[in-house]
A computed fold for a 330-nucleotide part of an RNA from a Phycisphaeraceae bacterium, annotated as large-subunit ribosomal RNA, domain IV. Its mean pLDDT, the model's own confidence on a scale to 100, is 88. It matches the Rfam family "Bacterial large subunit ribosomal RNA".
Context: one part of a larger RNA
Formats: sequence, C1' cells, structure tokens
RNA sequence: CGGUCGUGAAGGAACUAGGCAAAUUAACCCCGUACGUUCGCUAGAAGGGGGGCCUACUUCUUCGGGAGAGGCCGCAGAGAAAAGGAUCUGGGAACUGUUUAUCAAAAACACAGCUCUGUGCAAACUCGCAAGAGGACGUAUACAGAGUGACGCGUGCUCAAUGCCGGAAUGUCACGGGAGCGGGUCAGCGCAAGCGAAGCUCGCGACUCAAGCACCGGUGAAUAGCGGCCGUAACUAUGACGGUCCUAAGGUAGCGAAAUUCCUUGUCGGGUAAGUUCCGACGCGCAUGAAUCGCGUAAUAACUGGAUCACUGUCUCCACGACCGACUCG
Repeated sequence: CGGUCGUGAAGGAACUAGGCAAAUUAACCCCGUACGUUCGCUAGAAGGGGGGCCUACUUCUUCGGGAGAGGCCGCAGAGAAAAGGAUCUGGGAACUGUUUAUCAAAAACACAGCUCUGUGCAAACUCGCAAGAGGACGUAUACAGAGUGACGCGUGCUCAAUGCCGGAAUGUCACGGGAGCGGGUCAGCGCAAGCGAAGCUCGCGACUCAAGCACCGGUGAAUAGCGGCCGUAACUAUGACGGUCCUAAGGUAGCGAAAUUCCUUGUCGGGUAAGUUCCGACGCGCAUGAAUCGCGUAAUAACUGGAUCACUGUCUCCACGACCGACUCG
C1' cells in the first nucleotide's frame, strides 16, 4: 500500500448520475391497522406491547399444560447463529409466466380476452419430386393465418393511391387453330424467253382464342391518410362568425411540454432556505390521437422517476483493530 472483516466522538445523505454500498428492521405471541378496490385484496399495511428463572396461592384444563398474582438474578432473557426497513406519489406493462447458455430480465416476448380473413372435409394450410404424412381418427362452439393484448368506457372521417373481394359488356392479349397470299421444287406446255396443276416445303397471314391488365363496383380491428390563406365583436386582446383555394377526406372523443415539446430550465401552482428532475394545471401538439389501438384502472414486481421517516463511515474526515497478501530482514 492492497484485499476480506470489525468498531467509531459530533453531525446524519452534506456523498453521488443515483442512498451504490453499508446500516436499520427481522422468528414467535398479543393489541391495532388508512386511502383505494375488480370486494379477492391492499395487509406482516402503518404503529405499539411482550419474553429468563422460582412459587405456598387463584383460575381454567383435552391432565400435557395455559392464564393470573407474587417473588429472584444479570450489562443483556427470541441472552449465540439463521429470519421484512417502512411510507407517500407518478410512468409504463393488467396479472403467474418467457428471454439475449457466456456484458441487457426489461417497458421486450407470451398470455387469457377482442376482432378480421380463409377453410364444407379427399378442407384450407404445412412438409415432400412422388407415394404419403401432419391438420385430425378433428368437422365452422373446428382448424389455419393476421392484428390487438385482463377489466371498464370507447374505437370518429376518408375507397383517391396500394392490396384484397366481386363483376362481366367493351379494349388489350399468349400458345393453338386458320380463310387467303407469296417464295422454292417439278409433271406438263412452249423454238426460246418463260408459264406452271397436284404434292412436298419455306414465309406472311384476315379471323378465332383463356387468365391477367385496362374498365365498373365493394372493402379501414386491410396497407394507409386525416390542409392552407385572409378578414371579423363598442378599450385592447381573442375570434363563436364570414370569404377563398386545394383535397379522397381534412384529426372526432379523449389525452397533452407527455417513454412524444425543437424553441425549453415554456408559464402558473405545489414541495425545498434554495428544485434543468418530480407532482398538479394551462395548450399555437416543432412532430398526440383512437385494435401500428385511445383514455382510465384495483392487484402484481430483481421494471423505472420524485419525495419523506428510520438508519447509518456514503460523506464532513478520517482513525483504530483482526486476518490474508505485498514489502524489509533472516
């Protein structure tokens, strides 16, 4: 000097990103227990009290003992060890559960519940080249896919785009079929130039022709989207109101400086002597918003923010002790 422990005057979080770490509390018995609540909880809430040993006595007894009363000893009676610190108030996730074996346990995943879509059974869907298998020895109260995520109250507007579903008249349109047309070849004809049937062959080809696409509709708990400018009330300010442009439609109910707010330490109120955090409000929301769910919500927790009490070497400010190292000497 380091490590692992122990103790500490006065103060008591002044430490620090943060009470990290440590300390406090602790098992059992008795009393007592608020707000909230889905009536189950919250709750061991909180907050108090008790304890050893002896005994003529009183009382109860399931005859083990219990309760009372009186007395005794110690610094200390759950005499050692092991054994919740508590409360208030926000956020997110309903919950028990699951996860990054080896830096993340969470607000991530799952979940019961809700909704949409597909599927009529040789089901849809999945695996396989196939046979075949799963689905299922199930049958729409079933199975598969997708989203949301208990519960309560709700879930607005837009079908223009993209997707999906339906439609079949028209347009487009592949292979195939194919009227017809042209080239080559050569029987024949012709003195020759050349013409040239059938067949074979090469090319062109009107017309015909499915799905799809175009087209016409539907569909948002499908992918998604949900405006701007100008004016206006008898102080001022504001703008219920009006005008105008654009759009498929212009954000409803809620919530809101938020796990979302740039400006921003917004403004006001609360808490502190003092508060960029926190709580309650306000709302020109840079850039909230309704199953990419919105807003509430008891309970739950090795989730996360703020505050208080208790407690303490976290600190003011360090000191001493034990053991193990390091170091010095042998």